Record summary
c-di-GMP-I riboswitch aptamer from Salinibacterium sp. dk2585, 78 nucleotides, folded computationally. Lineage of the source: Bacteria > Actinomycetota > Micrococcales > Microbacteriaceae > Salinibacterium. Its mean pLDDT, the model's own confidence on a scale to 100, is 77.

[in-house]
RNA sequence: GAACAGCAAAGGCAAACCCGGAGAGAUUCGGGGACGCAAAGCCAACGGGGCCCGUCGGGGGUCGGCCGGGUUGCACCA
Numbered sequence: 001g002a003a004c005a006g007c008a009a010a011g012g013c014a015a016a017c018c019c020g021g022a023g024a025g026a027u028u029c030g031g032g033g034a035c036g037c038a039a040a041g042c043c044a045a046c047g048g049g050g051c052c053c054g055u056c057g058g059g060g061g062u063c064g065g066c067c068g069g070g071u072u073g074c075a076c077c078a
Base pairs, nucleotide, nucleotide: 012037013036017032018031019030020029021028022027035065041071042070043069046068047067048066049063050062051061052060053059
């Protein structure tokens, strides 16, 4: 520099569930806990989709661990 297909190690994240807090709810925050993850980092003001509320105006909200996309990026091998 290119690439993100694969191997190993170190390190990282943390589903369900349980406890406590916030919220009308989806859901979220903290602690415990590991099903998994090579972007399970970030973007919901990129598109689609799920979910909640609803005065039914796609109007408001939520999910990045639903999919695509964008963007940043560690180590080894090649």